[in-house]
RNA sequence: GGGCGAUUAACUCAGUUGGUAGAGUGCCUCCCUUACAAGGAGGAAGUCGGGGGUUCGAGUCCCUUAUCGCCCA
Repeated sequence: GGGCGAUUAACUCAGUUGGUAGAGUGCCUCCCUUACAAGGAGGAAGUCGGGGGUUCGAGUCCCUUAUCGCCCA
């Protein structure tokens, strides 16, 4: 330098055909317990890496850019 893949909640990851963004863990509150853990109920938490475009509508399609990984030279 070229090719491919990844980037979504604090962490690890889903997200089908473009149609209101989800799970587990963690966190907070309550119940339970003498207390802790486990368990039960509820809750908060997202510029979907950044910018632009297409579209009535984009996490999803297109362009560009950043970071990380793999391969080739």
This is a predicted structure of a 73-nucleotide RNA (transfer RNA) from a Planctomycetota bacterium. The source organism's lineage runs through Bacteria, Pseudomonadati and Planctomycetota. It was read from a public genome assembly. Its Rfam family is "tRNA". Rfam classes the family as a transfer RNA. From the family's description: Transfer RNA (tRNA) molecules are approximately 80 nucleotides in length.